RNA sequence: AGAGUUUGAUCCUGGCUCAGGAUGAACGCUAGCUGGAGGCUUAAUACAUGCAAGUCGAGCGGGAUUGUGGCAGUAAUGCUACAUGAGAGCGGCGAACGGGUGAGUAACGCGUACACGACCUACCUUUGACUGGGGGAUAGCCCUGGGAAACUGGGAUUAAUACCGCAUAUAAUUCUGAUGAGUAAAGAAAUUGGAAUGAAAGUUCAGGCGGUCAGAGAUGGGUGUGCGUCUGAUUAGCUAGUUGGUAAGGUAACGGCUUACCAAGGCGAUGAUCAGUAGGGGGCGUGAGAGCGUGGACCCCCACACGGGUACUGAGACACGGACCCGACUCCUACGGGAGGCAGCAGUAGGGAAUAUUGGACAAUGGCCGCAAGGCUGAUCCAGCCAUCCAGCGUGCAGGAAGAAGGCCCUAUGGGUUGUAAACUGCUUUUAUCAGGGAAGAAACCUGUGGAUUUACUCCGCAGCUGACGGUACCUGAAGAAUAAGCACCGGCUAACUCCGUGCCAGCAGCCGCGGUAAUACGGAGGGUGCGAGCGUUAUCCGGAAUUACUGGGUUUAAAGGGUGCGUAGGCGGCUUAGUAAGUCAGGAGUGAAAGUUUGCGGCUCAACCGUAAAAUUGCUUUUGAUACUGCUAGGCUGGAAUUAGGAUGAGGUCAGCGGAAUGUGGCAUGUAGCGGUGAAAUGCAUAGAUAUGCCAUAGAACACCAAUUGCGAAGGCAGCUGGCUAGACCUGGAUUGACGCUGAGGCACGAAAGCGUGGGGAGCAAAAGGGAUUAGAUACCCCUGUAGUCCACGCCCUAAACGGUGCACACUAGGUCUUGGCGGAUUCGACCCCACCAGGGCCCAAGCUAACGCGUUAAGUGUGCCGCCUGAGGACUACGGCCGCAAGGCUAAAACUCAAAGGAAUUGACGGGGGCCCGCACAAGCGGUGGAGUAUGUGGCUCAAUUCGAUCCACGCGAAGAACCUUACCAGGCCUUGACAUGCACUAGACAGACGCUGAAAGGCGUUCUCCCUUCGGGGCUGGUGCACAGGUGCUGCAUGGCUGUCGUCAGCUCGUGUCGUGAGAUGUUGCGUUAAGUCGCGCAACGAGCGCAACCCCUGUCCUUAGUUGCCAUCAUUAAGUUGGGCACUCUAGGGAGACAAACCCUCUUUGAGGGUGGGAAGGUGGGGAUGACGUCAAGUCAGGAUGGCCCUUACGGCCUGGGCUGCACACGUACUACAAUGCCCGGUACAGAGGGAAGCAAUACCGCGAGGUGGAGCAAAUCCUCAAAACCGGGCCCAGUUCAGAUUGUAGUCUGCAACUCGACUACAUGAAGUUGGAAUCGCUAGUAAUGGCGCAUCAGCUACGGCGCCGUGAAUACGUUCCCGGGCCUUGUACACACCGCCCGUCACGUCAUGAAAGCCGGUUUCGCCCGAAGUGCGUUUGCCAACCAGCAAUGGAGGCGGCGCCCUAAGGUGAGGCUGGUGAUUGGGACGAAGUCGGAACAAGGUA
Repeated sequence: AGAGUUUGAUCCUGGCUCAGGAUGAACGCUAGCUGGAGGCUUAAUACAUGCAAGUCGAGCGGGAUUGUGGCAGUAAUGCUACAUGAGAGCGGCGAACGGGUGAGUAACGCGUACACGACCUACCUUUGACUGGGGGAUAGCCCUGGGAAACUGGGAUUAAUACCGCAUAUAAUUCUGAUGAGUAAAGAAAUUGGAAUGAAAGUUCAGGCGGUCAGAGAUGGGUGUGCGUCUGAUUAGCUAGUUGGUAAGGUAACGGCUUACCAAGGCGAUGAUCAGUAGGGGGCGUGAGAGCGUGGACCCCCACACGGGUACUGAGACACGGACCCGACUCCUACGGGAGGCAGCAGUAGGGAAUAUUGGACAAUGGCCGCAAGGCUGAUCCAGCCAUCCAGCGUGCAGGAAGAAGGCCCUAUGGGUUGUAAACUGCUUUUAUCAGGGAAGAAACCUGUGGAUUUACUCCGCAGCUGACGGUACCUGAAGAAUAAGCACCGGCUAACUCCGUGCCAGCAGCCGCGGUAAUACGGAGGGUGCGAGCGUUAUCCGGAAUUACUGGGUUUAAAGGGUGCGUAGGCGGCUUAGUAAGUCAGGAGUGAAAGUUUGCGGCUCAACCGUAAAAUUGCUUUUGAUACUGCUAGGCUGGAAUUAGGAUGAGGUCAGCGGAAUGUGGCAUGUAGCGGUGAAAUGCAUAGAUAUGCCAUAGAACACCAAUUGCGAAGGCAGCUGGCUAGACCUGGAUUGACGCUGAGGCACGAAAGCGUGGGGAGCAAAAGGGAUUAGAUACCCCUGUAGUCCACGCCCUAAACGGUGCACACUAGGUCUUGGCGGAUUCGACCCCACCAGGGCCCAAGCUAACGCGUUAAGUGUGCCGCCUGAGGACUACGGCCGCAAGGCUAAAACUCAAAGGAAUUGACGGGGGCCCGCACAAGCGGUGGAGUAUGUGGCUCAAUUCGAUCCACGCGAAGAACCUUACCAGGCCUUGACAUGCACUAGACAGACGCUGAAAGGCGUUCUCCCUUCGGGGCUGGUGCACAGGUGCUGCAUGGCUGUCGUCAGCUCGUGUCGUGAGAUGUUGCGUUAAGUCGCGCAACGAGCGCAACCCCUGUCCUUAGUUGCCAUCAUUAAGUUGGGCACUCUAGGGAGACAAACCCUCUUUGAGGGUGGGAAGGUGGGGAUGACGUCAAGUCAGGAUGGCCCUUACGGCCUGGGCUGCACACGUACUACAAUGCCCGGUACAGAGGGAAGCAAUACCGCGAGGUGGAGCAAAUCCUCAAAACCGGGCCCAGUUCAGAUUGUAGUCUGCAACUCGACUACAUGAAGUUGGAAUCGCUAGUAAUGGCGCAUCAGCUACGGCGCCGUGAAUACGUUCCCGGGCCUUGUACACACCGCCCGUCACGUCAUGAAAGCCGGUUUCGCCCGAAGUGCGUUUGCCAACCAGCAAUGGAGGCGGCGCCCUAAGGUGAGGCUGGUGAUUGGGACGAAGUCGGAACAAGGUA
């Protein structure tokens, strides 16, 4: 510090996810030790049991018990003195601390800084004074009652440092007089008079310990204030003790704190009120920081103590282990009544993913009491449990290659890896175990003793005493490698790879995504990587995330500028002078607790941990100063802004009037059969006279030309002409005011169209509606009608792609050009043209900006000010709530849930019912076909035991150049099992072959016969059998493959290097202009070159030359029936070599080139004709059945053999052919001319036989030698337009040939038969010249043949092409795109089904809160009191008074009841939309002009 993920790829925007750190954690697997820390985050749920606050006899009355002594008694025992002093009681102090918890609380609760001139403070310190003299009770104890108990009544008697008077008190309190400083302000500071009121306690020999009043201090509190302190505005108004005053009461104290009266205030957009959530802080986690999150342990503050209320006592409480009451719960009970409060320490139940011992000690530190000893102390110190965290240590170290065995992997006689790892040898002993030794924490108090001051129990020394932890830490010794390693991961991110299993299953997954038979992603294994007594997972927080942007973001198109203006609050604001000093800056002071963090040093062997010091604590307060800037106050200025004068401008607004064209309608006239409408039609109108034409009249709406890239307006918007009223901007130059300015949350106003209300109006147009078409449908597009509406007036609505998708204002930053309004200059007779300026409207560009596109003085540049808005997509321009509206609806505006994307710009392709250019038998022009018939053949389908399999633009006379058996892969049946075939091993037998017999359909089975070679004598060769390895498979996968092939397409394309451009994908080159069959060539050009393709080189053919002359040829000579033979090699021909053609020559055209047009010559002329040749690639195209081949599968069968059947099956459909339908024909007769091939299990002549197929026979020929009739054509004759002398299917009979065998199922022949068919619907195919058409011939396969197929050969031999609009295919450029498995694409909505969350809903059930009323405990206060009462007063007394207790009443009030509301949650028949889901249904809305933009 970044990375993964949107795309075919790219850049950007943007979300999601990961790597880091952390935790009071939990869960899974695993686990040796030590130190330090931490440990109910949930039910503030309920609690058994024990302990957690007592102490003082030096405050008091007393005193059980025990001991000793004395007396009496024999003794028991009694009496008495002394000592001891339990438990309880009165009294004092403490119990308000310490400890726990975080429910409540959004608050002066907390933090921070101040204030109290408005306060209190026990114990402690200090100062001054005092401590005199009385009184009456009461608990305990005793007696006697009630009650189960808790507890309690009565009587008698008693003490105090308990209680109550009195005395004294200058200082305290209250009242009052005088003096009077000081303060920002204010009273009661202080000083000095007077009056009134108010204390005490003792104990002790003494000292001392106490007590009282008053002052001061210290400590601890109380109160007030400034600032800070979560979310929601879908909470906007709240408030009656409310805000203030006066008076009184109350309090320690101020105060509406309380009450009465008076006034009507107080709070709030700088967020009151309400709702939700929450203890606050120091700090802690993270982060570079700013921040964000958090508040467990430790420290400070607050609040609470079963829920709620209340007061009492006290210095202090409205009191965790006190009281009273109400409530809930639990327990005891004799049913009458009682008791209780672990959010103290342990512990239990419950809840929960989850959190410990009913431990030890007061030794230390601290607290309370006490003079003290001491007591108490679950505070505390220790120990126990838990890997919860942090830190440290160990599980050994060194040597050791036969690189062992085993495991795993591989290309497997072998190698790699585990791996120096192990074994083995040597060494060490931390830790654990055992044994021994052994601290520090301890010093005080106290006791003893010494010293000091005047004494002392004061102070200073010395000695002694005191350890829970503790079997401690630590040290020493012993033995022995001995006691000690796991967890996660290994597709990318992210370090680490192979095998097996599985087969979209099981499963994994943080994101992207893996798994459908070769998974580095699932599970296992081997190996590896990371960390290590831990490792992973889950949860949460920060970070990465600049992804809420203060530091530090954006807003044309990605999310985002408000529809527009005016303007309130607010924010911001020109030049200058003076003052001030609020902001700002500097210095000082106070504070910012400690701990923590950071740094230095130090202590535990290190570290964690701890100690100490420093720094820091960025803050607040205060004070002194500075005055540039901002603010404030006062004054001035003119540049911003405005006013005024003159000028000119415009569809600016509003009101009224006027106008012509067009359209409709009406009237009259002319006129006749159609009009209208469309792609084509129809509906419609029209003989009752339309349309058309002319004239007249009338109605409403809109204003052609001018007109523009124009103008005006804030926007919406504004267009005939004239007038009235009215607003604005602009130009020119003086004057005036003197910052009056900019922006603008709320607010107000305006705001297209549609729509709504009332009343008019209504020509044209035209939602809805009707009809006609189109269509599969057509609730549309097209057509004919047509109502709201469109128009006017008034009132609403308030939204738009209200767009420049660009808020307003100001300033600055190169230019060019056009234009509107205006002024000036120059010039002119004048107007233009020209120059310059101001204000607008456009285009092109610099710098700069931008993701790019683009923007660019009209900014999207550079800055300033202010406002609005955005933060992934969907859900959702939605729900609920609120406000507005007559309604329609508008404004504001979520969440659950789902996804990993959704987007912007640009790129390359592909595609388009986009465009341009071009090509092709693509169309057109022609010729002939197919589609109709019959037959052949292939396919589909059907059938079948089987009809084997594959192939569907690129399958279909295809694989198959030939299925009767074989082939053959299929079916049925019969058989074989190392096998029909290969190699090796072991054992065994023997030649094998052949022949024969039985059985059988054959295969097979069972038998018989006949029997080897070599040899080193071991054996080997060969063959059979048995048994092992193995063979075999046309079984599967062409989507695991090689190879080969088809198709686009013989189309002209496909790329690369370097350079350049672009952030990049990419572009350029390869585009452009010409040209070509061609990316062929030329020119131009940021390109220059190159490669694979094109062309050429190769073959055949066409002309000539040359060489050669048999089997070929024959001009001349001879010869024959015949080139038959002699002869010859001129010619033809054959087959080797060569020539020839290159736009070469001439003319013309364009641009110079390159090419084109023409002409001649030439056998051939513009690649002469044909062939071979197929770029990068596409279709997971075809083929595992041609062969090869990975993997899988079968192994007495999915292998092998055989017989028979099937591949030939037939309601049907399609493809490809043949033959025809006839006279350009058919039949008969005659006659002529090829080429290319084939031939030995072959071709076969002459000859003979047969009507013929063919037979007999065999000359010749391994071939330029022998064999193989060419036909159409031509000549002559017949037929005469008919289902025929056309056509030949079908069928019958008789034959021939091949072959073991023609039944299923061959071909051919003869005779007989003589079907459909008379030129073929929609549609469709081939062909541009020796081509189509037509005629025959040959060959491969092959015994034969269903060949009419295929491949070749020659003969005869045309027609047409104007042209590129259209169909198909293709190429190049361009354009649009939401496509990229690329239009066979993508994608929308309803409906149906399932799941999920959510809204509405008659209601129902809770929570919380408010208001009214009722009732009202305890308790304070007030009132009253005839009951009761020791202290004081009066009185001789009785008694009375004061006061108290009790009773009663009143105010207030917790809880409760009742009624009505608010907010919020749950649930609810039904219902609404939404999201997701497998290949469901219907259509086809969007993306291309998406077929109606």
This is a predicted structure of a 1493-nucleotide RNA (small-subunit ribosomal RNA) from a metagenome. Its Rfam family is "Bacterial small subunit ribosomal RNA". Gene Ontology terms of the family: ribosome and structural constituent of ribosome. The sequence is in RNAcentral, with records from SILVA.